c-di-GMP-I riboswitch aptamer from Halanaerobium saccharolyticum, 96 nucleotides, folded computationally. Of the family's consensus pairs, 95% are formed in the model. Its Rfam family is "c-di-GMP-I riboswitch aptamer". About the family: GEMM was predicted in a large-scale screen for bacterial structured RNA regulatory elements. Gene Ontology term of the family: cyclic-di-GMP binding.
C1' cells in the first nucleotide's frame, strides 16, 4: 500500500423505547439534553442518480349549497423520511 474484517483494543454512531425543554411547520417532519439500547466498519459526508414509503398547504375534480359556502371524498410534491440499491469523496484499529 491493496485486499479482508477478530468472541482483540480504543473511540464513534445510534433503530426503538423512556424522561425534559423549546422553536419551526398546513402536516409529515425537523432540531437540543440524559438514561438504557436493536444494530453497524462507513449505519461518515455528498448526487440536478434511482426506489420505497410519510404528509397534502395549495391546486385539480367530485360532492354540498339559490351563489360568494364547506369539521366532506379522491389525485397530486413544489414538503419531508429511509439504518433501501448505486456512483463519488473521505475515514478508526490491526489479529488470521
Nucleotide at each position: 500500500u491493496c485486499a479482508c474484517g477478530a468472541a482483540a483494543a480504543a473511540g464513534g454512531u445510534a433503530a426503538c423505547c423512556u424522561u425534559u425543554g423549546a422553536g419551526c411547520g398546513a402536516a409529515a417532519g425537523c432540531u437540543a439534553a440524559a438514561g438504557g439500547g436493536c444494530g453497524c466498519a462507513a449505519a461518515g459526508c455528498u448526487c440536478u442518480g434511482g426506489a420505497g414509503c410519510c404528509u397534502a398547504a395549495g391546486a385539480u375534480c367530485a360532492c354540498u349549497u339559490u351563489u360568494u359556502u364547506g369539521u366532506u371524498g379522491a389525485u397530486u410534491a413544489u414538503g419531508g423520511c429511509u439504518g433501501c440499491c448505486u456512483g463519488g469523496c473521505u475515514g478508526c484499529c490491526g489479529a488470521a
Taxonomically the source falls in Halanaerobium (Bacteria, Bacillati, Clostridia, Halanaerobiaceae). The prediction has a mean pLDDT of 77.